[in-house]
């Protein structure tokens, strides 16, 4: 420079033919529980679903552009 793949919680992911309210383990906080700690339970907290514009009656999901990241190829 060109091609293809990727971006959802703090950290690894999940989201099955767009359908109303966006999860899940780990972690973090408060609680049980214990002599206290760990573990374990219970229960919160945490999100611009990368970022614009588009299509839709509706987009985390499609489409174009544009940032970052991996890979190939010159």
């Nucleotide at each position: 420079g060109g091609g293809c793949u990727u971006a959802u919680a703090g950290c690894u992911c999940a989201g099955u033919u767009g359908g109303u309210u966006a999860g899940a383990g780990c972690g973090c906080c408060a609680c049980a529980c214990u002599g206290a700690u760990a573990a374990u339970g219970u229960g919160g907290a945490g999100g611009u679903c990368c970022c614009u514009g588009g299509u839709u009656c509706g987009a985390a999901u499609c489409c174009a552009g544009g940032u970052g990241g991996g890979c190939c190829c010159a």

The RNA shown here (transfer RNA) has 74 nucleotides and comes from a bacterium.
The coordinates come from a structure-prediction model, not an experiment, and the mean pLDDT is 81.
Its Rfam family is "tRNA". By type it is a transfer RNA.
The sequence was found in a public genome assembly.